[in-house]
RNA sequence: GGGCCCGUGGUCUAGUGGUUAUGACGCCACCCUGACACGGUGGAGGUCAGCGGUUCGAUUCCGCUCGGGCCCA
Numbered sequence: 001g002g003g004c005c006c007g008u009g010g011u012c013u014a015g016u017g018g019u020u021a022u023g024a025c026g027c028c029a030c031c032c033u034g035a036c037a038c039g040g041u042g043g044a045g046g047u048c049a050g051c052g053g054u055u056c057g058a059u060u061c062c063g064c065u066c067g068g069g070c071c072c073a
Stems, first nucleotide, its partner, number of pairs: 001072007010025003018056001027043005049065005
């Protein structure tokens, strides 16, 4: 330099055009316990990597950029 794949809360992940973006772990509060753990209830936490385009409507489709991985040279 060329090709392919990926980027979604702190971590992992579902969602591939349309209501308020899903779940698990973690975190916080309360309940439970003599206390801890387990368990239960509730809560906070997301510019969906960035910019532009298509569309009535984009996390989803297209282009470029950035970052990561694999292959070729």
A computed fold for a 73-nucleotide RNA from an archaeon, annotated as transfer RNA. Its mean pLDDT, the model's own confidence on a scale to 100, is 82.